[in-house]
RNA sequence: UGUUCAUCAAGAGCUGGUUGAGGGAAUGGCCCGAUGAUGCCGCGGCAACCAUCGCAUCUGCGAACGGUGCCAAUUCCACAGGAUUACCUCCUGGCAGAUGAAGA
Numbered sequence: 001u002g003u004u005c006a007u008c009a010a011g012a013g014c015u016g017g018u019u020g021a022g023g024g025a026a027u028g029g030c031c032c033g034a035u036g037a038u039g040c041c042g043c044g045g046c047a048a049c050c051a052u053c054g055c056a057u058c059u060g061c062g063a064a065c066g067g068u069g070c071c072a073a074u075u076c077c078a079c080a081g082g083a084u085u086a087c088c089u090c091c092u093g094g095c096a097g098a099u100g101a102a103g104a
Stems, first nucleotide, its partner, number of pairs: 001104001003102006013043002016041003022032003028077002044071003049067002052063004075096001079093005
């Protein structure tokens, strides 16, 4: 880099240090931001994909020392169809993306 599979409505951040204007992937909207964005560091936390352990036994429950990941807003919304004609709301599906595992 591309492939396959699974998940994406829940959860969890600081009075910390440093940097200093952008950030939320992409177009548009909307939102966050000098009461400090972003990045890095420190400490803390969430979760349970892999590994491990315990109990069950047909693939389940629990634990959380290890490998990842994550800690504004549903993956912030978006596109198509539908519930209803419009708004709102909801449902289904798609594109793109994120994370993990496997294999090339």
Molecule: SAM riboswitch aptamer (S box leader)
Organism: Sporomusa sp. An4